A computed fold for a 585-nucleotide part of an RNA from Ziziphus jujuba var. spinosa, annotated as large-subunit ribosomal RNA, domain V.

Context: one part of a larger RNA
RNA sequence: CUGUACUUAGACAGAAAGAUCCUAUGAAGCUUCAUUGCUCCCUAGGAUUGGCUUUGGGCCUUUCCUGCACAACUUAGGUGGAUGGCGAAGAAGGCCUCCUUCCGAGGGGGCCCAAGCCAUCGAUGAGAUACCACUCUAGAAGUGCUAGAAUUCUAACCUUGUGUUAAGACCUACGGGCCAAGGGACAGUCUCAGGUAGAUAGUUUCUAUGGGGAGUAGGCCUCCCAAAAUGUAACAGAGGCGUACAAAGGCUUCCUUGGGCCAAACGGAGAUUGCACUUUGAGUGUAAAGGUAGAAAGUAGAUUGACUGUAAGACCCACCCCUCAAGAAGGGAUGAAAGUUGGCCUUAGUGAUCUAACGGUGCCGACUGGAAGGACUUUCACUCAACGGAUAAAAGUUGCUCUAGGGAUAACAGGCUGAUCUUCCCCAAUAGCACACAUUGACGGGAAGGUUUGGCACCUUGAUGUCAGCUCUUCGCCACCUGGGGCUGUAGUAUGUUCUGAGGGUUGGGCUAUUCACCCAUUAAAGUAGUAUGUGAGUUGGGUUCAGAAUGUCGUGAAACAGUUCGGUCCAUAUCCGGUGUGGG
Numbered sequence: 001c002u003g004u005a006c007u008u009a010g011a012c013a014g015a016a017a018g019a020u021c022c023u024a025u026g027a028a029g030c031u032u033c034a035u036u037g038c039u040c041c042c043u044a045g046g047a048u049u050g051g052c053u054u055u056g057g058g059c060c061u062u063u064c065c066u067g068c069a070c071a072a073c074u075u076a077g078g079u080g081g082a083u084g085g086c087g088a089a090g091a092a093g094g095c096c097u098c099c100u101u102c103c104g105a106g107g108g109g110g111c112c113c114a115a116g117c118c119a120u121c122g123a124u125g126a127g128a129u130a131c132c133a134c135u136c137u138a139g140a141a142g143u144g145c146u147a148g149a150a151u152u153c154u155a156a157c158c159u160u161g162u163g164u165u166a167a168g169a170c171c172u173a174c175g176g177g178c179c180a181a182g183g184g185a186c187a188g189u190c191u192c193a194g195g196u197a198g199a200u201a202g203u204u205u206c207u208a209u210g211g212g213g214a215g216u217a218g219g220c221c222u223c224c225c226a227a228a229a230u231g232u233a234a235c236a237g238a239g240g241c242g243u244a245c246a247a248a249g250g251c252u253u254c255c256u257u258g259g260g261c262c263a264a265a266c267g268g269a270g271a272u273u274g275c276a277c278u279u280u281g282a283g284u285g286u287a288a289a290g291g292u293a294g295a296a297a298g299u300a301g302a303u304u305g306a307c308u309g310u311a312a313g314a315c316c317c318a319c320c321c322c323u324c325a326a327g328a329a330g331g332g333a334u335g336a337a338a339g340u341u342g343g344c345c346u347u348a349g350u351g352a353u354c355u356a357a358c359g360g361u362g363c364c365g366a367c368u369g370g371a372a373g374g375a376c377u378u379u380c381a382c383u384c385a386a387c388g389g390a391u392a393a394a395a396g397u398u399g400c401u402c403u404a405g406g407g408a409u410a411a412c413a414g415g416c417u418g419a420u421c422u423u424c425c426c427c428a429a430u431a432g433c434a435c436a437c438a439u440u441g442a443c444g445g446g447a448a449g450g451u452u453u454g455g456c457a458c459c460u461u462g463a464u465g466u467c468a469g470c471u472c473u474u475c476g477c478c479a480c481c482u483g484g485g486g487c488u489g490u491a492g493u494a495u496g497u498u499c500u501g502a503g504g505g506u507u508g509g510g511c512u513a514u515u516c517a518c519c520c521a522u523u524a525a526a527g528u529a530g531u532a533u534g535u536g537a538g539u540u541g542g543g544u545u546c547a548g549a550a551u552g553u554c555g556u557g558a559a560a561c562a563g564u565u566c567g568g569u570c571c572a573u574a575u576c577c578g579g580u581g582u583g584g585g
Base pairs, nucleotide, nucleotide: 001584002583003582004581005580006579007578010576011575014571021406022405023404024403026402027401028398029397030396031395034203035202036201037200041195042194043193045191046190047189048188050153051152053150054149055148057146058145059144061142062141063140064139067136077135078134079133080132081131084118085117086116093112094111095110096109097108098107099106100105157183158182159181160180161179163178164177165176206218207217208216215235219241220240221239222238223237242387243285245343249303251301252300254298258278259277260275262274263273283292284291286349288347289346290345307330308329310327313324314323319388332341333340334339355381357379359377360376361375363374364373413460414458415456416455417454419453421449422448423447424446425445426444431439467542468540469539470538472534474530476528477527480505481504482503483500484499485498486497487496507521508520509519510518548566549565550564551563552561553560
């Protein structure tokens, strides 16, 4: 240099656009007290749909009847008219009977008898009676209308018929005609309305986020961060707002507060008074900041500018918004006047567009006149608070899952860091009978390592296979045993501590998936770490981590659980390199 037979550490080897995780204004299955439909079903009305009775309601009307405080001849409903009225078509009275009753009586019917009775007047009383009319309360009878309930009928309608008939045969295949029977104005069907089943269908189920979930937040104001103009981020640090006020607004006068020493009856730290101190520390409706004593703080007087229609010019700005504003016009307030005044010491106290609504207007009005409707204008209705508001109207679950992508983003491993962790060092209090340093070593300080738990999210999601065991290799030393020394609070033995040293060695079992831990018996000793927490193209698959099932808990439910339990497919013929054995040149 080139073969051959093996081995499988590496080629982040092959296989499959990762199934875990996240994202998508992706999909699908399932659930429900998500949302919006639709259907089944239930109920009511109407149509198909007719007859006779009975019954109890409501209304109108006719004829009757009822009505008692006390007093009064009496059972006086109310008002009006009225001096007469009723009576052989039978008055008063008597007997029988029915209804009402306040037990006094009132009303009706039958019989006997046969000619009178009542009112006015008087009395009592708020009101005076016979008779007539109207009317109220309660009731009776009758006619009519209306809605209902119940029974019943048969002719619609429904069902049945091995009844009958059929003309060439059959119709005991269905069906037709006729007939019979059973139901029956029900049922069924149509229409309309109300209710109602995830039974079914279409969808929705926000974003930020040192991965996602859970939590929290989402608009506006003040301060700090903010690096002395303005501006400036973070799930940095502190707090507020979703208004209040008819005076707490505008004008014009007047006025000065808070604290402190000292002094003065009760009187004190503190009531009221003085002061030659302090100069803004008080107050400002409310958070903070800025401002404020020629007051913006506190009073008093008359008031409504908390006006109408405008606006040069600026601030800030992606846009939309937002902010400041001289001036002139109108008609005011206040002040003697100059002047000031278009809310409030300032900065929060808020919501676009559409739609709907109450007013107003010399506007438009589909041939014309009107109207409907619209336009302009003043107001008004949103915790549309996910606050530039997708719709008037919307929650979950997926381990049965799927797709597109992402190492823009998590879980393993690596990397950076080294809070945590391990080891060492400095100082040296304390203990060590005395004595810091034989040994111990607090409070603190400084390093190293990269074995723990973390932080970051840098390669990898068109795949870097994940715990533990088995097998097998190599390495560090901060040394468990074995070698050699020092110190000792080293008599010896056995220890303690420390220096050097990695040559060799470093057990067998029980329980557990276990690493670890605990236990048993030994040993000179039963070291500690790295090697993708070495090693699955070497092995196992007990655990974790698919689909089945059960249990506890949780949830309305689908389902879920670093809760438990039983079960659960580990592919591969080695191209290169590395390694081993053995050939040829």
The full RNA is in RNAcentral, with records from Rfam. Rfam family: Bacterial large subunit ribosomal RNA. Rfam links the family to the GO terms ribosome and structural constituent of ribosome. Model confidence (mean pLDDT): 83 of 100.